[in-house]
A computed fold for a 131-nucleotide RNA from a soil metagenome, annotated as c-di-AMP riboswitch aptamer (ydaO/yuaA leader). The sequence is in RNAcentral, with records from MGnify.

RNA sequence: CGCCGAAUCCGCGCAAGCGCGGAACGGGGGAACCAAGUUGUUUGGGGCGAAUCUCCCUCCCGAGAGGUGGGAGACGCGCAAGCUCUUUCAGCGCGAGCCCGUCAGCUAACCCCGCAGGCGGUCGAAAGAGA
Numbered sequence: 001c002g003c004c005g006a007a008u009c010c011g012c013g014c015a016a017g018c019g020c021g022g023a024a025c026g027g028g029g030g031a032a033c034c035a036a037g038u039u040g041u042u043u044g045g046g047g048c049g050a051a052u053c054u055c056c057c058u059c060c061c062g063a064g065a066g067g068u069g070g071g072a073g074a075c076g077c078g079c080a081a082g083c084u085c086u087u088u089c090a091g092c093g094c095g096a097g098c099c100c101g102u103c104a105g106c107u108a109a110c111c112c113c114g115c116a117g118g119c120g121g122u123c124g125a126a127a128g129a130g131a
Stems, first nucleotide, its partner, number of pairs: 001120004008023007025114005034105001044103001045100004052074006059067002075095005083130007
């Protein structure tokens, strides 16, 4: 300098990288109306996130189910340099992980929470809008 992401900025304090507060950004809970039925030792249910679905092969296994590894398709996400945004084609990459704890549809008022972490590859074409 740039990328993924909401995860940045400002003020004060101090034991100097932490605490407090605010703004921006992001997330959750929460009426009526509408929608929907759900649970009762259960197929529990739900949230953040792009991170889901289907099929095939391989190994574990007596078989099934399930699991490990791999592949394909559909679909979702990200990247590309005069600045920002949108779209199309082609190219490359990703499709994880974590949380609540039996509980939550939508939801005005209202309430609560986050403000991390991880990266350094790419340097294609065309169209539109704005500054």
The model forms 92% of the base pairs in the Rfam consensus.
Its mean pLDDT, the model's own confidence on a scale to 100, is 77.
Its Rfam family is "c-di-AMP riboswitch aptamer (ydaO/yuaA leader)". Its family is annotated with cyclic-di-AMP binding and regulation of gene expression in the Gene Ontology.